[in-house]
RNA sequence: CCAGACGGCCGGGCAGCCGCUGGUACGCCGGUAACGGCGUACUGGAGGAAAGUCCGGGCUCCGGGGAUACAGGGCGACGGCUAACGGCCGCCCGGCGCAAGCCGAGGGAAAGUGCCACAGAAAGCAAACCGCCCCUCUUCGGAGGGGUAAGGGUGAAAGGGUGGGGUAAGAGCCCACCGCGGGACUGGCGACAGGACCGGCACGGCAAACCCCGCCCGGAGCAAGACCGAAUAGGGGGCGCAUAUGGGCCGUAUCCCGCCCGCGCCCCGGGUGUGUCGCGUGAGGGGACCAGCAAUGGUCCUCCCAGAGGAAUGGCUGCCAGACCCCGCAAGGGGCGAACAGAACCCGGCUUACAGGCCGUCUGGUCAC
Numbered sequence: 001c002c003a004g005a006c007g008g009c010c011g012g013g014c015a016g017c018c019g020c021u022g023g024u025a026c027g028c029c030g031g032u033a034a035c036g037g038c039g040u041a042c043u044g045g046a047g048g049a050a051a052g053u054c055c056g057g058g059c060u061c062c063g064g065g066g067a068u069a070c071a072g073g074g075c076g077a078c079g080g081c082u083a084a085c086g087g088c089c090g091c092c093c094g095g096c097g098c099a100a101g102c103c104g105a106g107g108g109a110a111a112g113u114g115c116c117a118c119a120g121a122a123a124g125c126a127a128a129c130c131g132c133c134c135c136u137c138u139u140c141g142g143a144g145g146g147g148u149a150a151g152g153g154u155g156a157a158a159g160g161g162u163g164g165g166g167u168a169a170g171a172g173c174c175c176a177c178c179g180c181g182g183g184a185c186u187g188g189c190g191a192c193a194g195g196a197c198c199g200g201c202a203c204g205g206c207a208a209a210c211c212c213c214g215c216c217c218g219g220a221g222c223a224a225g226a227c228c229g230a231a232u233a234g235g236g237g238g239c240g241c242a243u244a245u246g247g248g249c250c251g252u253a254u255c256c257c258g259c260c261c262g263c264g265c266c267c268c269g270g271g272u273g274u275g276u277c278g279c280g281u282g283a284g285g286g287g288a289c290c291a292g293c294a295a296u297g298g299u300c301c302u303c304c305c306a307g308a309g310g311a312a313u314g315g316c317u318g319c320c321a322g323a324c325c326c327c328g329c330a331a332g333g334g335g336c337g338a339a340c341a342g343a344a345c346c347c348g349g350c351u352u353a354c355a356g357g358c359c360g361u362c363u364g365g366u367c368a369c
Base pairs, nucleotide, nucleotide: 001365002364003363004362005361006360007359008358009357010356012320013319014318015317016316017315018314020045021044022043023042024041025040026039027038028037029036030035047340051351052350054349055348056347057346058345059221060220061219062218063257064256066255067254068253069252070251072217073216074215075214076213078090079089080088081087092106093104094103095102096101107212108211112210113209114206115205116204129152130151131148132147133146134145135144136143137142160178161177162176163175164174165173179201180199181198182197185194186193187192225277226276227275235268236267237266238265239264240263241262246261247260248259249258284303285302286301287300288299289298290297291296324335325334326333327332
């Protein structure tokens, strides 16, 4: 320098003017007050994905808890991390790549059932279309019977591969090597790896088909839920009386505990995407050090950093940087002034979209020293 692999970060900057919205302070006005309105000043104000809503949690409501069985759903090598996960890290195995690396729903097909299109003689249990060999017959073209699975052909897949021996022709029929199955023992926490020795070779593939094994799982969601708030019915509370062998209460069944059911009196009281809260101190951001290969964890210091509710986060101007497009051989000139996209209870992931830019590590090649 060329080609490539992986990881991290950014995703316009500065200034001026005018706005929008949250907070704080002050002033004025209203109000007994809580608080509200207006004005001024200061200050916060979209994302790496805010997205898809695909997983996992927090939070809220639905009585509580335990056990077993059933139903339904999900997950699946091993060891860690985590609040949890189907996520992440490390490692193993398999596949791809010269390599850096990348990809894998990665338990079970010698429990059972089912499926394997087209082609092909035959698709799971052996079978024989062409061929090869032997025998018999022959009109010499071939026909019949038997053997074979080496060769050809079909297919994604046809009952190990190469070589030699052997044979009528052949065949693990026999032998060597490779592969395959079992495997004492050795190493590793483990998945697994190596492997003396044994076995002529059986057990095709598919479980994101049913199924089997192991593990996990209650449902609904901020329109959750709560408060204020005029009225009817339903409803709620207190007291008194009565009371069950029955019925109801977060999948079904069984069990335990708890609550509720009827009447009378008194009191409260009913909610319409309105108003208020929930609603911004959080598994939070930044920095340093320590433990660990890493994911991650710990200690200390420091910061407060959107909170709307038809829904703010914007507009104009100047300068700079700048991809892209056009003209030009070039120097240069002109245009545009930008990608994907936009919070709506919050957090951890995954996936998808994205103009362009920066940094680091590594691999292969080439050249020079």
Bacterial RNase P class A from Hyphomonas sp., 369 nucleotides, folded computationally. It matches the Rfam family "Bacterial RNase P class A". It is annotated as a ribozyme. A source record names the gene rnpB. Its mean pLDDT, the model's own confidence on a scale to 100, is 76. The RNAcentral record of the sequence draws on ENA.